Predicted 3D model of a 547-nucleotide part of an RNA (small-subunit ribosomal RNA, 5' domain) from an uncultured bacterium.
Context: one part of a larger RNA
C1' cells in the first nucleotide's frame, strides 16, 4: 500500500449486488421446518340424492366430503454446525479377479393355486396423565403355503477362451434351492351370478399403472492402495489382538474385523510412540514471482446432533425433529409415575468489542408423495434491518468586484477567506407529488380440432400439432410520461519530519501529544481554541489481524 465476515468514535442522501453468531458445540418460552396416496384396504362420521321399502323417520342403494387406522413410496435427501479428528479423514493418481445398489432407463420370461391372521371398530377393565391389557368381528398391492422356473444361485463332473498368476467368463450333463398382486379406464359379440325386468356385477378381450424372476447401463455407495499438506526430541523408544500363519465365524465384500491354537513377531532417527494445534480441498488475500498466510459466504468430501453407550428397521442409517439403556439437565404429577432436546428458519436469555425479521410465497427453480388434479415443502423465491463491503449517483451549472459585510492575520499600507457569497439566468438526475405499468409464464391442467400409435373398435388410451381459458409472492414493484422546486442532501482526518498542508492566541515539564524520531520548563509551525490550507469524501479516523 493491499486485503478484512471485522469492532470502536465522529458523521450519514439514493440505489443495485454481495454479506451478516468469528465468543458459550452454552440454555431455551411460542410458532413453523416431512408427508403423501381413497386408482392398494376395510370402517367411522356429517351431508346431499334416490322410479326401491314405508303413512314418516328409519332402512337399502347411490354420490361428496372429512377422520384415524391397515398398507405402499419417502422420512438415510434437503437444512445446520465444525465439537471432535493429524486420519486412507481430505486431495490426487489407480485397484476391487474381495463388493453392493430403492427409484430410473433397456432388453427377456412370467404373473398359477389356496390359508389363517392382525389394526381399525365393538365391549370389558386399569391409570391423574402419558398409555395399556383382555375378549369378539373384519378387509387389502399386509402375512403364510402348493404349483410353475426361461432364469438365477449351490455343489459335483468333462469342455473352450482369456489371465503373468490367484483365477475370471462362456457353453454344457445330471441334481438340489428360490417367485408373483393386484388396481383404475373403455369395450361389440358369448358365457354367467343377482335382480324391483330398469339394469348391476362377474368371466372374455383390451390400454395405463403396478407386481415378480433375471441380464446389461446409468447414476451412486463400501473396502484397499501408491504419493502428498502442521508444531514439538524439554517425547527415544512403542505394541500382545500386538505381528504374522493355520482354521472357523462375521459381513454385499477384503482383513485380527472376532475367535480357537500355533509362532515371535512387527514400528522406530527418513522420527514410531508420546504431546499440543486444527475439519480436509476447489480456493481467498498478499506478493513481480518464488513464496507467505488463510480455509468466512459458493462448491465437493469428512464428522457432529443434550452427553455416552446399542441395535431395529431399510436398497441405503453419524437415523438432527425414529427407537431402547445410562448420564446432566429443564418441565408436568393424583408422588405411582411420565414428557422434553433449535449445532433447521425466525426469536429469546447469558457471555461477549461484536453480527439481522418471532415477515410473504410455493408464481419461478428444485425436492417428495400421486394416474392426475393437487397436497407438502423456513430447500428455495421475494421484502425487511446493518455504510458490514464492492459499484453507480446526488448534494447544481453558467454568469457576477463596490473583491461587500463578518471572520483571522497585519509592518495599520493592507492582505485573506474570495467569484466564494448576494444577485441574474439555466437546468431537473437523486428525493416528492400525479397518472400508465411490466419481464419473469414455461410447463402443466381442461376444452375444441387434426395426425399418429396401441388396439377387434369409430371405445379408451398415449403422442405429437392447433388453439381457447386458468394460474405472479415479489408489486401498483421496476420502468415511462407528467408536475413543482436550487429547493430536501458533506463530513472526517491531518498540517515538526518521515508525509501534501502555517499562522494567531491561550498553557507553561502543568495541562498534554505521540506510528518511530521526539514536542512542553514564556513568542510552541508538534499541547488546547480559533482563522487558513492539504487529504479523502458518504464517508473519515482509530484499534485488531495478514501479507
Nucleotide at each position: 500500500g493491499a486485503a478484512c465476515g471485522a469492532a470502536c468514535g465522529c458523521u450519514g442522501g439514493c440505489g443495485g449486488c454481495g454479506u451478516g453468531g468469528a465468543u458459550u458445540a452454552g440454555g431455551c418460552a411460542u410458532g413453523c421446518a416431512a408427508g403423501u396416496c381413497g386408482a392398494a384396504c376395510g370402517g367411522a362420521u356429517u351431508u346431499c340424492u334416490u322410479a326401491g321399502c314405508u303413512g314418516u323417520u328409519u332402512c337399502g342403494a347411490g354420490a361428496a366430503a372429512u377422520c384415524a387406522g391397515u398398507g405402499g413410496c419417502g422420512a438415510a435427501a434437503g437444512g445446520g454446525u465444525g465439537a471432535g479428528u493429524a486420519a486412507c479423514a481430505c486431495g490426487u493418481g489407480g485397484g476391487u479377479a474381495a463388493c453392493c445398489u430403492a427409484c430410473c432407463c433397456a432388453a427377456a420370461g412370467g404373473a398359477u393355486u389356496g390359508g389363517g391372521a392382525c389394526a381399525a371398530c365393538c365391549a370389558a377393565c386399569c391409570g391423574a396423565a402419558a398409555g395399556g391389557u383382555u375378549g369378539g368381528c373384519u378387509a387389502a398391492u399386509a402375512c403364510c403355503g402348493g404349483a410353475u422356473a426361461a432364469g438365477a444361485c449351490c455343489a459335483c463332473g468333462a469342455c473352450u477362451u482369456c489371465g503373468a498368476g490367484a483365477g475370471a467368463a462362456g457353453a454344457u450333463g445330471a441334481g438340489g434351492u428360490c417367485a408373483a398382486a393386484g388396481a383404475u379406464g373403455g369395450g361389440g359379440a358369448u358365457c354367467u351370478g343377482c335382480u324391483u325386468c330398469g339394469g348391476c356385477g362377474g368371466a372374455c378381450c383390451u390400454a395405463u399403472c403396478g407386481c415378480c424372476u433375471a441380464u446389461g447401463g446409468a447414476g451412486g455407495g463400501g473396502c484397499c492402495c501408491g504419493c502428498g499438506g502442521c508444531c514439538u526430541a524439554u517425547c527415544a523408544g512403542c505394541u500382545u489382538g500386538u505381528u504374522g500363519g493355520u482354521g472357523a465365524g462375521g459381513u454385499a465384500a477384503u482383513g485380527g474385523c472376532u475367535c480357537a491354537c500355533c509362532a515371535a513377531g512387527g514400528c522406530u532417527a527418513u522420527g514410531a510412540c508420546g504431546g499440543g494445534u486444527a475439519g480436509c480441498u476447489g480456493g481467498u488475500c498478499u506478493g513481480a514471482g518464488a513464496g507467505g498466510a488463510u480455509g468466512g459466504u459458493c462448491a465437493g468430501c469428512c464428522a457432529c446432533a443434550u452427553c455416552g453407550g446399542g441395535a431395529c428397521u431399510g436398497a441405503g442409517a453419524u437415523a438432527c425433529u425414529g427407537c431402547c439403556c445410562g448420564g446432566a439437565c429443564u418441565c408436568c404429577u393424583a408422588c405411582g409415575g411420565g414428557a422434553g432436546g433449535c449445532u433447521g428458519c425466525a426469536g429469546u436469555c447469558g457471555a461477549g468489542a461484536a453480527u439481522c425479521u418471532u415477515u410473504c410465497g410455493c408464481a419461478a427453480u428444485g425436492g417428495g408423495g400421486g394416474a392426475a388434479a393437487c397436497c407438502c415443502u423456513g430447500a428455495c423465491g421475494a421484502a425487511g434491518c446493518g455504510a458490514c463491503g464492492c459499484c453507480g449517483c446526488g448534494u447544481g451549472c453558467a454568469g457576477g468586484a463596490u473583491u461587500a459585510a463578518g471572520g483571522c492575520c497585519u509592518u495599520c499600507g493592507g492582505g485573506u477567506u474570495g467569484u466564494a457569497a448576494a444577485c441574474u439566468g439555466c437546468u431537473g438526475u437523486c428525493g416528492c407529488c400525479u397518472g400508465g405499468g411490466a419481464c419473469g409464464a414455461a410447463c402443466a391442467a381442461u376444452g375444441u380440432c387434426c395426425a399418429g400409435g396401441u388396439g377387434a373398435a369409430u371405445a379408451a388410451u398415449c403422442u405429437g400439432g392447433u388453439u381457447a381459458u386458468u394460474c405472479g409472492a415479489c408489486g401498483g414493484u421496476a420502468c415511462c410520461a407528467g408536475g413543482a422546486a436550487a429547493g430536501g442532501a458533506a463530513g472526517c482526518c491531518a498540517c515538526g519530519g518521515c508525509u501534501a498542508a502555517c499562522u494567531c492566541u491561550g498553557u507553561g515539564c502543568c495541562a498534554g501529544c505521540a506510528g518511530c524520531c521526539g514536542c512542553g520548563g514564556u513568542a510552541a509551525g508538534a499541547c488546547a481554541g480559533a482563522g487558513g490550507u492539504g487529504g479523502c469524501a458518504a464517508g473519515c479516523g482509530u484499534u485488531g489481524u495478514u501479507c

Its mean pLDDT, the model's own confidence on a scale to 100, is 81.